[in-house]
The prediction has a mean pLDDT of 79. Predicted 3D model of a 104-nucleotide RNA (SAM riboswitch aptamer (S box leader)) from a Bacteroidota bacterium.
RNA sequence: AUGUUAUCAAGAAAGGUGGAGAGAUUAGACUCUGAGAAACCUUGGCAACCAUCGCAUACGAGCGAAACGGUGCUACAUUCUACUCCGAUGGGGAUAGAUAACAC
Numbered sequence: 001a002u003g004u005u006a007u008c009a010a011g012a013a014a015g016g017u018g019g020a021g022a023g024a025u026u027a028g029a030c031u032c033u034g035a036g037a038a039a040c041c042u043u044g045g046c047a048a049c050c051a052u053c054g055c056a057u058a059c060g061a062g063c064g065a066a067a068c069g070g071u072g073c074u075a076c077a078u079u080c081u082a083c084u085c086c087g088a089u090g091g092g093g094a095u096a097g098a099u100a101a102c103a104c
Base pairs, nucleotide, nucleotide: 002103003102004101005100006099007098008097013043014042015041016040017039021032022031023030026082027081028080029079044074045073046072047071049070050069052065053064054063055062078096083093084092085091086090
């Protein structure tokens, strides 16, 4: 990289370097940005996927705790829409994307 499964309307800062873009892009919109974008570094914080501990359990894969370890995140619903269905200013599904674990 690829495949499978799960989750994605919650939550969470500041400083330094940097110097014009950014929010995944194909398109449209909307928002943020020289009162400093992206990216990188440092220290915090948020979360609870893996690991850890306890309970339960051999029907089953759950409940709870902590947050040392592996990770991820830390503007706006995954910023919104696009494909599709319906009872249609809305609701659902899919695709795509992100994260984690496993397989290879």
It matches the Rfam family "SAM riboswitch aptamer (S box leader)". Rfam's curators write: The SAM riboswitch is found upstream of a number of genes which code for proteins involved in methionine or cysteine biosynthesis in Gram-positive bacteria.
Of the family's consensus pairs, 100% are formed in the model.